[in-house]
Context: one part of a larger RNA
RNA sequence: AGACGGGGACCCGCACAAGUGGUGGAGCAUGUGGUUUAAUUCGAAGAUACGCGAAGAACCUUAACUGGCCUUGACAUUGAUAGAAGAUAACAGAGAUGUUGUUGUACCUUUUAUUAGGAGCUAGAAAACACGUGUUGCAUGUCUGUCGUCAGCUCGUGUCGUGAGAUGUUGGGUUAAGUCCCGCAACGAGCGCAACCCUCGUUUUUAGUUGCCAGCAGGUAGAGCUGGGCACUUUAAGGAGACUGCCUUCGUAAGGAGGAGGAAGGUGAGGACGACGUCAAGUCAUCAUGGCCCUUACGGCCAGGGCUACACACGUGCUACAAUGGGGCGUACAGAGGGUGAGCGAUACCGCGAGGUGGAGCUAAUCUUAAAAGCGUUUCUCAGUUCGGAUUGUUCUCUGCAACUUGAGAGCAUGAAGUUGGAAUCACUAGUAAUUGUAGAUCAGCAAUGCUACGGUGAAUACGUUCCCGGGUCUUGUACU
Numbered sequence: 001a002g003a004c005g006g007g008g009a010c011c012c013g014c015a016c017a018a019g020u021g022g023u024g025g026a027g028c029a030u031g032u033g034g035u036u037u038a039a040u041u042c043g044a045a046g047a048u049a050c051g052c053g054a055a056g057a058a059c060c061u062u063a064a065c066u067g068g069c070c071u072u073g074a075c076a077u078u079g080a081u082a083g084a085a086g087a088u089a090a091c092a093g094a095g096a097u098g099u100u101g102u103u104g105u106a107c108c109u110u111u112u113a114u115u116a117g118g119a120g121c122u123a124g125a126a127a128a129c130a131c132g133u134g135u136u137g138c139a140u141g142u143c144u145g146u147c148g149u150c151a152g153c154u155c156g157u158g159u160c161g162u163g164a165g166a167u168g169u170u171g172g173g174u175u176a177a178g179u180c181c182c183g184c185a186a187c188g189a190g191c192g193c194a195a196c197c198c199u200c201g202u203u204u205u206u207a208g209u210u211g212c213c214a215g216c217a218g219g220u221a222g223a224g225c226u227g228g229g230c231a232c233u234u235u236a237a238g239g240a241g242a243c244u245g246c247c248u249u250c251g252u253a254a255g256g257a258g259g260a261g262g263a264a265g266g267u268g269a270g271g272a273c274g275a276c277g278u279c280a281a282g283u284c285a286u287c288a289u290g291g292c293c294c295u296u297a298c299g300g301c302c303a304g305g306g307c308u309a310c311a312c313a314c315g316u317g318c319u320a321c322a323a324u325g326g327g328g329c330g331u332a333c334a335g336a337g338g339g340u341g342a343g344c345g346a347u348a349c350c351g352c353g354a355g356g357u358g359g360a361g362c363u364a365a366u367c368u369u370a371a372a373a374g375c376g377u378u379u380c381u382c383a384g385u386u387c388g389g390a391u392u393g394u395u396c397u398c399u400g401c402a403a404c405u406u407g408a409g410a411g412c413a414u415g416a417a418g419u420u421g422g423a424a425u426c427a428c429u430a431g432u433a434a435u436u437g438u439a440g441a442u443c444a445g446c447a448a449u450g451c452u453a454c455g456g457u458g459a460a461u462a463c464g465u466u467c468c469c470g471g472g473u474c475u476u477g478u479a480c481u
Base pairs, nucleotide, nucleotide: 001481002480003478004477005476007475008474009473010472011471012470013469015465016464019428020427021426022425023424026319027318028317029316030315031314032313033312034310035309042053043052065304066303067302068301069300070299073129077128078127081123082122083121086103087102088101089100090099091098092097107118108117109116132293134292135291136290140288141287143282144281145279147277152191153190154189155188156187157186158167159166160165171182172181173180197271198270199269200268202240203239204238205237206236207235208234211230212229213228216227217226218225243265246259247258248257249256250255308447321421325380326379327378328377329376330375331374337369338368339367343362344361348357349356350355387418392413393412394411395410396409397408398407434457435456436455437454438453439452440451
């Protein structure tokens, strides 16, 4: 100087407390361990692995397994030689592949010429080499997690100290903040904080179609449907607006408390943004890469099965156990996205339904995809039920060469556990929790209850900092470095 302490002081955080809803019990989905297996590919491992890599495992993907094949190789460069490339048929085979045909003679330059050369492509001897999701993340780059959006981490010059170092950065206040003020052997500066960036909230200017419709006119079963208009809503560019600016009060100041005005008030709300470093943290399977290893195989191709197994254990979720509810009928209101790579697909018709027929419109503020909880009414009357929907049988639909292993969905029948969950444990402070639907990526289809966005309805509680956990500053002890 650090690190540590079941030392001290001060401070902060959904850390506790105060509340709300869960998890832990049930069924199922999903990930992991274990076991099994020919294989159940690999990685991730307290917090910081476990709906994680995977924004989509039937084939492919695919890396593991079994069997059948190839060996200059699926791919790149060089390459003697030959041939346009290509299209296509038959046979054998599970296919990879093999055998035998048919067709085809192009392009550029050149020559008297059926000649010569060239580019691309195909076949191909020998060889250099390719290849490797083989190994090492404790050789690495890159990217990422975590402490932590915590308020810290340093430097130059000066000064002090023999020196390691100290000072500055400590102290008194203040702040979300090493934020600012005052003091001070320090004076300054850098990386962080804040601001500059984006979105939302108010207003104004400009603009008015695909958006809107107040007034005027027409028009309908209904309708901005039409003329017309750009007021309003809205769209999207540019401005304004908030600064403790004003008032009162406390304070030397920084600043605090209250108030006015205001759409917004003291960081207005949210996002992006992550200092020096820590964990030899994670990743050689994104990619790149040093070393090592393989080279008729640890490389490559194919078919099938596997990654979906199942005495069990754990994590994360979904659906419930009901009346603040379930069922029937009627009825209302979003936002943000997606859509001509034969995608989104309306009106209509068929089907109980999944869906089918059909095809208007749309390269989209034009067309299309489109809400649920809610509200009104009725029924059920506390039951393992008209709760709950697992499981199973059967008949179908859709995608796709192909749904046996192993897809999703629909109809009918079946109707399991479950009556609010032990010890323990998690999230959340406001348009938040809770609850309710919608969309997107991936994608032929889908194991999505996941993830990422979007709106609708919309709470309770915070006395306080003794305690638990994590962190910051100063200080103290130490046989640790």
About this RNA
The part of an RNA shown here (small-subunit ribosomal RNA, 3' major domain) has 481 nucleotides and comes from an uncultured bacterium. The RNAcentral record of the full RNA draws on Greengenes. Its mean pLDDT, the model's own confidence on a scale to 100, is 82.